The RNA shown here (Fluoride riboswitch aptamer (crcB RNA motif)) has 68 nucleotides and comes from a Candidatus Rifleibacteriota bacterium. Rfam family: Fluoride riboswitch aptamer (crcB RNA motif). Gene Ontology terms of the family: response to fluoride and positive regulation of gene expression. The literature on the family includes a 2012 paper in Science by Baker et al., "Widespread genetic switches and toxicity resistance proteins for fluoride". The model forms 100% of the base pairs in the Rfam consensus. Model confidence (mean pLDDT): 77 of 100.

RNA sequence: AUCGCAGUCGGCCAUGGAGUUGGCCGCCAACCACCGCUUGACCCGCGGUUGAUAACUCCUACCUACCA
Numbered sequence: 001a002u003c004g005c006a007g008u009c010g011g012c013c014a015u016g017g018a019g020u021u022g023g024c025c026g027c028c029a030a031c032c033a034c035c036g037c038u039u040g041a042c043c044c045g046c047g048g049u050u051g052a053u054a055a056c057u058c059c060u061a062c063c064u065a066c067c068a
Base pairs, nucleotide, nucleotide: 009026010025011024012023013022016059017058018057019056020055021054033049034048035047036046037045
């Protein structure tokens, strides 16, 4: 210096908070939704759609319907 194993720690999983579980990453990383138009293609740009979860539950915000 490189590789492997184990432990510890930190970060991330398209909109807020918490618990539990799962996955991914180690700052050169994980992660940063989808559809249509445009283009040889990609990016950029324009228009449109869904969801506060990675998953389950609760709270908050938002939306729809009904009742008082």